[in-house]
RNA sequence: AAUUCCGGGGAGUGCUGCAAGGCUUGCGCCCCAGGCCCGGACCGCUUCAACUGCACUCACCUAUG
Numbered sequence: 001a002a003u004u005c006c007g008g009g010g011a012g013u014g015c016u017g018c019a020a021g022g023c024u025u026g027c028g029c030c031c032c033a034g035g036c037c038c039g040g041a042c043c044g045c046u047u048c049a050a051c052u053g054c055a056c057u058c059a060c061c062u063a064u065g
Base pairs, nucleotide, nucleotide: 005040006039007038008037009036010058011057012056013055014054015053018035021030022029023028034051
């Protein structure tokens, strides 16, 4: 540095289907909205990310009535 894996980025429901994956001689079909970011030798304290198609619900925070 890269790949895989693990943890985190509040929790769900529905829909679409780009990439990836699977199937097919082929046409296509199935699946699919954490694929992005942060971290991964151990112990204690304090503080702390930015993001994630569309619609809806809840949680949390702030403001107004």
Molecule: SAH (S-adenosyl-L-homocysteine) riboswitch aptamer
Organism: Craterilacuibacter sinensis